[in-house]
Small-subunit ribosomal RNA from a metagenome, 1517 nucleotides, folded computationally.

RNA sequence: AGAGUUUGAUCCUGGCUCAGAACGAACGCUGGCGGCACGCUUAACACAUGCAAGUCGAACGAGAAAGUCCCUUUCGGGGGGCGAGUACAGUGGCGCACGGGUGAGUAACACGUAGAUGACCUGUCCAAUGGUGGGGGAUAACAGGGAGAAGUUCCUGCUAAUACCGCAUAAGUUAAUCAAACUUGAAAAUAGAUUAAGAAAGGUUGCCUCUGGGAAACCAUGCAAUUGCCAUAUGAAGGGUCUGCGUACCAUUAGCUUGUUGGUGGGGUAACGGCCUACCAAGGCUUCGAUGGUUAGCUGGUCUGAGAGGAUGAUCAGCCACACUGGAACUGAGACACGGUCCAGACUCCUACGGGAGGCAGCAGUGGGAAUAUUGCGCAAUGGGCGAAAGCCUGACGCAGCGAUGCCGCGUGAGUGAGGAAGGUUUUCGGAUUGUAAAGCUCUGUCCUGGGGGAAAAACGAUUCACUAUUUAAAAGAUGGUGGAAGUGAUGGUACCCCAGAAGAAAGCACCGGCUAACUUCGUGCCAGCAGCCGCGGUAAUACGAAGGGUGCAAGCGUUGUUCGGAUUUAUUGGGCGUAAAGGGUGAGUAGGCGGGUGAAUAAGUCAGAUGUGAAAUCUCGGGGCCUAACCCCGAAACUGCGUCUGAAACUGUUCAUCUAGAAUCCCAAAGGGGAAAGGGGAAUUUCGCAUGUAGGAGUAAAAUCCGUAGAGAUGCGAAGGAACACCAGAGGAGAAGUCGCCUUUCUGGUUGGGAAUUGACGCUGAUGCACGAAAGCGUGGGGAGCAAACAGGAUUAGAUACCCUGGUAGUCCACGCCGUAAACGAUGAGCACUAGGAUUGGGGUACGCAAGUAUUCUGAUCCGCAGCUAACGCAUUAAGUGCUCCGCCUGGGGAGUACGGCCGCAAGGCUAAAACUCAAAGGAAUCGACGGGGGCCCGCACAAGCGGUGGAUCAUGUGGUUUAAUUCGAAACCACGCGAAGAACCUUACCUGGGUUUGAAAUCCCACGAAUCCCCAAGAGAUUGGGGAGUGCCCUUCGGGGAAUGUGGAGACAGGCGCUGCAUGGCUGUCGUCAGCUCGUGUUGUGAAAUGUUGGGUUAAGUCUCGCAACGAGCGGAACCCCUGUCGUUAGUUGCCAGCAUUAAGUUGGGCACUCUAGCGAGACCGCCGGGGUUAACCCGGAGGAAGGUGGGGAUGACGUCAAGUCCUCAUGGCCCUUAUGUCCAGGGCUACACACGUGAUACAAUGGACGAUACAGAGGGAUACGAACCAGCGAUGGGGUGCAAAUCUCAAAAAGUCGUUCUCAGUCCGGAUUGGAGUCUGCAACUCGACUCCAUGAAGUUGGAAUCGCUAGUAAUCGCGGAUCAGCAUGCCGCGGUGAAUACGUUCCCGGGCCUUGUACACACCGCCCGUCACACCACGGGAGUUGAUCAUACCUGAAGUCGUGGCUCUAACUUUUCGGAGAGGGGAGCGCCCACGGUGAGGUCGAUGACUGGGGUGAAGUCGAAACAAGGUA
Repeated sequence: AGAGUUUGAUCCUGGCUCAGAACGAACGCUGGCGGCACGCUUAACACAUGCAAGUCGAACGAGAAAGUCCCUUUCGGGGGGCGAGUACAGUGGCGCACGGGUGAGUAACACGUAGAUGACCUGUCCAAUGGUGGGGGAUAACAGGGAGAAGUUCCUGCUAAUACCGCAUAAGUUAAUCAAACUUGAAAAUAGAUUAAGAAAGGUUGCCUCUGGGAAACCAUGCAAUUGCCAUAUGAAGGGUCUGCGUACCAUUAGCUUGUUGGUGGGGUAACGGCCUACCAAGGCUUCGAUGGUUAGCUGGUCUGAGAGGAUGAUCAGCCACACUGGAACUGAGACACGGUCCAGACUCCUACGGGAGGCAGCAGUGGGAAUAUUGCGCAAUGGGCGAAAGCCUGACGCAGCGAUGCCGCGUGAGUGAGGAAGGUUUUCGGAUUGUAAAGCUCUGUCCUGGGGGAAAAACGAUUCACUAUUUAAAAGAUGGUGGAAGUGAUGGUACCCCAGAAGAAAGCACCGGCUAACUUCGUGCCAGCAGCCGCGGUAAUACGAAGGGUGCAAGCGUUGUUCGGAUUUAUUGGGCGUAAAGGGUGAGUAGGCGGGUGAAUAAGUCAGAUGUGAAAUCUCGGGGCCUAACCCCGAAACUGCGUCUGAAACUGUUCAUCUAGAAUCCCAAAGGGGAAAGGGGAAUUUCGCAUGUAGGAGUAAAAUCCGUAGAGAUGCGAAGGAACACCAGAGGAGAAGUCGCCUUUCUGGUUGGGAAUUGACGCUGAUGCACGAAAGCGUGGGGAGCAAACAGGAUUAGAUACCCUGGUAGUCCACGCCGUAAACGAUGAGCACUAGGAUUGGGGUACGCAAGUAUUCUGAUCCGCAGCUAACGCAUUAAGUGCUCCGCCUGGGGAGUACGGCCGCAAGGCUAAAACUCAAAGGAAUCGACGGGGGCCCGCACAAGCGGUGGAUCAUGUGGUUUAAUUCGAAACCACGCGAAGAACCUUACCUGGGUUUGAAAUCCCACGAAUCCCCAAGAGAUUGGGGAGUGCCCUUCGGGGAAUGUGGAGACAGGCGCUGCAUGGCUGUCGUCAGCUCGUGUUGUGAAAUGUUGGGUUAAGUCUCGCAACGAGCGGAACCCCUGUCGUUAGUUGCCAGCAUUAAGUUGGGCACUCUAGCGAGACCGCCGGGGUUAACCCGGAGGAAGGUGGGGAUGACGUCAAGUCCUCAUGGCCCUUAUGUCCAGGGCUACACACGUGAUACAAUGGACGAUACAGAGGGAUACGAACCAGCGAUGGGGUGCAAAUCUCAAAAAGUCGUUCUCAGUCCGGAUUGGAGUCUGCAACUCGACUCCAUGAAGUUGGAAUCGCUAGUAAUCGCGGAUCAGCAUGCCGCGGUGAAUACGUUCCCGGGCCUUGUACACACCGCCCGUCACACCACGGGAGUUGAUCAUACCUGAAGUCGUGGCUCUAACUUUUCGGAGAGGGGAGCGCCCACGGUGAGGUCGAUGACUGGGGUGAAGUCGAAACAAGGUA
């Protein structure tokens, strides 16, 4: 620091996801040791049991027992001492308000920070002053007597105090009044004066100097010390209260408030205060967010981050709040009190049913929960309470236990060791890898085990002893100081050390497609499964599962969850808004924000210095201590903040003064569909009237509905009415926008130019609010010609609720009032300033000029273009450039501009505006293709022009379908269908039935035997089986035998497979297409995909050539080179030829090679020549010559690629499958079936013909298991025959159409020949299923073929015959050959296919594409919903526990006063009453949630239905 993911690829926008760090974690697998930390995040849920707050006898009264010793005894017991002034309980004091727990509540002065208290309090502690006098009455304990199940409680009697109560005294205390000076912003307070009020308690120790008692010892009421107590008061520390600032989200919470805001009097508090109360006034808070709702303890800090920030508030520390829930007070220095009290409620427990008891959010522990520990030890240390102290108490705390929960450290061995062992895995079978890894050998001892040491460190203080100082009458005692001694440890026999033994007891987890380090085999077969994102899996999965190997981390490793980061993805640092999400429809303007020049003042902001604070811990740095580290200790720095003081004065602010450049006013001039109202005008449509006139009109692609003989349409004249204003008219004008267009008048707004008189910053922007705001729509009343939703009819169509046509109502128009939205768009907010130009145009000014015009300037509107900007497209002085100010808006797609709520509206609806859920994209610009019922150019038998066919008939053949035991398999638009198959009776043959066989029909290797080989017989359908006979060779030899070849038998390796996969493949082939294209290198352009070149002007059959050009070159294709053919020359003449000579029946023979021909080599054609056109080009047109003329004709030749095209059944081949069968052998059958459908053909339908007779002319081929002549036989197929010929010699072989004659005369025929019967021939082992041919007989359909469709442009079509391959036989097919031999092409509009350029695109599997909506089904979340139910809030009323406060009378009453001693009073207690008030009740509401028959839309879901809305002009933009 980035990466993956939208696309065919690219750039951008934008979301999603990952890599990092962290955790009080949990879960899975695994687990050796130690140190240091941490450990109920859930139910503030409920809790069994034990413990967590007591202590003081030096405040007080009382006061045991067990046990033991002694005495005594009537042997039952009794007494005394010790135990012991002990235990238990009580009065009293102090503590229990600390410590410990939790985070429910709380959005608040709760917390943080900085201040205030001149508005306050403070037990214990420290420093200080003064005092502590003298009295009184009770009461618990206890004893006795009752009540109760219990908790507990009542009565009577006794007693003490540091308990309680008067009195005395008291200051610098308190209160009231008066009150100078000083201080303060201020209220006020203080010195001083007067009056009044207000205290106390003793205990312990020692001693006898004083006092008293005593004879003395001695004692205390004495003295001393000490400790208490009281008053005042200082400090420390703690607390209360107040204030500035900071402190979550929601505006779909906008108004809230009556003790409310303030005042006065009174009350209350430690204290200010509406804190409370009575009266008076009517205030107070709020868009700088009141009120309401939701959530939440706050902070130091913690995690993350470069930082700014974001998230968080466990452990530790500070503060707050709470203690079963709610309310309340009491006591006290302090509480409205966790282990106190009272009341109410819920829950649990006890009960004798009458009543009672309880509160783990203390430590352990239980249930609950995904999850968080022991019902441990100890007060030894630290700290706390009480005490004079010893000491007691202390689940605070110190320790231990449990837990890999985290951080840190250590170990699981080290060295050597190659036969690179075995085993595993893999393999191309050679090997490779695991791997120096193991074994083996030599060592070490952390850890572990056993034994020993270890009172080390963690301990100071108190006690005691000695010495010393002070006090005192004192050497007593006390207090302080110094030194010594003994003892005290929960942890723990632990840390650590030593000895011995022993490699022994100690490695796992995740991952290995990319991101992301790490790869193979097997299994599985869109199954099982994986997955953080992209995505894997449908038979060769590095992605699933396993194994081997590897990678990463390591006593842990992964997963899940959460936070920050990456994310500049809320952007202060640090984003955007033309088209990606995003500028408000427009204006005037309020608050607010921002604001021109100069001078002066000030010091709020700002800056500087000083100072206070910013707790400790944490973080950082430097040191130090545990073996190291984690951890701990010390020091420094830091804590970016806030307060106070001092200073500076540039900038901002404020105040004052002044200026004119902004802004406004004024004067002169100008343009304009700017607005409102009134009046007027003509053209046209329609309707009506009259007239002329006759059969149509109208409408459309074509029609029909419709109008018209009752007279339309057309034409003429007239009338009515409504709406809109041709030409001018323009890239033009005006307006804020919406919008505004005939003419005139009235009223009225804004703008521009020129002038420079006036004001003197008066400005810009603008939340909320206000106004305007197209069309449609709504209300009321008019109006209504044309047009025209709805509606009706006619067409179209599969349908047509549409497009088209005929009609037609709202509406469109006017007035008034609503609505308030549009792609309200320049998809571009407003204002100001700056930054090259050029051109056009509207309106002004200035200069020159007669004018036209030129130059310049201001203000509008357009086009092009530089810098710059932009993802690109593009923008570019009218910015989307460079800056400033203000406003609005955006943050992935869908859900959704929807629901709910609120506001507005008559309604329609508008404004505001979510969530659940769901996807990994959605999107912008540009690129390359493909496509278009887009455009341009061009080509092709593509159309057109022609000729002949197919489609109809019969037959042949192939296919589909059907049938069958089987009808083997493949081929499927063009590019399957007379195709593989150049030839299925058996064979072929792959199929079926049946019968056999298993190392096999054929191959290689091994063993045994026999050479091989040939022949015969029997069984059987045959395969096969059984039997018999003949017969031994070649090479070597040690003479035993061995070897080669071959056969038989045997065992296993293996064979075999037309079994599957052409979507695993090679090879071959088809097709686009013989179309002219397809690419590369370098350079250049572009961020890039890519482009350029290859486009453009011409031209060509051609990317053929040429010119131009940021391109220059090159390659594969094209062309040429090759073959055949057409002309000529030359060479050569046998089997070919024959002009002349001879000869014959015959080129038969002699002879000849001129000619034809044969087959070698050459020539020839190149736009070369001429004319014209064309850019002096390429090239085109015409002409000459020539056998041939513009690639002469034909063939071979097929670029990059496309179709997962075809073929595993030609062959080859990976993988899978079968192995007594899916192999192999045999017989028979089938591939030849037949209602039917299609393709390709043959033959015809006749006279351009049929039949008969005669007669002429080819080319190219084949031939030895062959072709087969002459001749003979047969009507014929054919048979006999066998000359000849391995072929320019012989043969197939007759060419046919044609020509010449005769006949038929338009008919189902003398056409046509199917079908069938009979008889034959040939091939073959065999023609039944199932061959071809011949003869005789039979004589079907068919009279030129619907929609549709095919071939062909010249020696072509058409027509005629001939040959060949395959082949025993079988040809209408296929491949060739020649004979005869046309017609037509204006032309490129249209159909099909193709090429180039361009355009649009939402397509890229590329239009056979993409994609929308309803309906049906399943699931999911949400809204509405008669209601039902719960929580909560406020409100009106009722009720009114406990308790504080108030209270006339009533009642009870020790202390004080008084008394006549009976009482009375003061004071106190109680009951009652009153105010307030918790829980509770009733009524009507608000908010939130749960649920609800039914209902609404939404989302999601491989192969449902209906259509075809969008993307191309998407077929109606």